RNA sequence: GCACGUCACGCGGGAGAGCCCGUGCAGCGUCACGGCGCCGAAGGGGCAAUUCCUCCCCGGAACCUCUCAGGCACCAGGACCGCGUGACCCAG
Numbered sequence: 001g002c003a004c005g006u007c008a009c010g011c012g013g014g015a016g017a018g019c020c021c022g023u024g025c026a027g028c029g030u031c032a033c034g035g036c037g038c039c040g041a042a043g044g045g046g047c048a049a050u051u052c053c054u055c056c057c058c059g060g061a062a063c064c065u066c067u068c069a070g071g072c073a074c075c076a077g078g079a080c081c082g083c084g085u086g087a088c089c090c091a092g
Base pairs, nucleotide, nucleotide: 005088006087007086008085009084010083011082012081013080018036020035021034022033023032024031025029037072038071039070043068044066045065046064050062051061052060053059
């Protein structure tokens, strides 16, 4: 001094599915409670199927799957992607 990688922060992009039904009300809502339907991209669980880790097994992982949590107008959130800054790691 530093490619790559990891993490944090900032900026930008970023999908799906109900602005359903009932009841209540010092009050008509972006509310509370209950019901039915649905989504998959926070988080969490699972490898039965699918895909990947060269191949069978084993094992692991996922954008697969479950839908516990979360969400179903806008806003917000949002996996993930790009750029920047910083820290750590570190080949040459």